c-di-GMP-I riboswitch aptamer from Cytobacillus citreus, 105 nucleotides, folded computationally.
Taxonomically the source falls in Cytobacillus (Bacteria, Bacillota, Bacilli, Caryophanales).
RNA sequence: UAUAUGUAAAGGCAAACUAUUCGAAAGAAUAGGACGCAAAGCCGAGGGUCUAAGGGUUUAUGGGUGAGUACAUUUUCCUACAAGCUACGACAGCCGGUUGCCCAA
Numbered sequence: 001u002a003u004a005u006g007u008a009a010a011g012g013c014a015a016a017c018u019a020u021u022c023g024a025a026a027g028a029a030u031a032g033g034a035c036g037c038a039a040a041g042c043c044g045a046g047g048g049u050c051u052a053a054g055g056g057u058u059u060a061u062g063g064g065u066g067a068g069u070a071c072a073u074u075u076u077c078c079u080a081c082a083a084g085c086u087a088c089g090a091c092a093g094c095c096g097g098u099u100g101c102c103c104a105a
Stems, first nucleotide, its partner, number of pairs: 012037002017032006035093001041098003046095002048091003054086002057083002062079003066075003
């Protein structure tokens, strides 16, 4: 100097949960709080996962609308608060990429 290991020391981060705020949501910020973490630092232009406001698709026993009619009814078009799809939204404490602190052995 390089690589690998770690629980010796110093220092660091902070899950769930709670409060407030932001957001359509997923989720985020701040404060409290510690389940854990040797990259739980950084990167959302790769994979994966979450969400679906907007967009688009389908449907219409409800609503609206026009037409026909033998007045029984038939039918055109529109319409979602219904059901799928979709990231330009998120998550790096899922994988990945990238940089790097301390120094006992």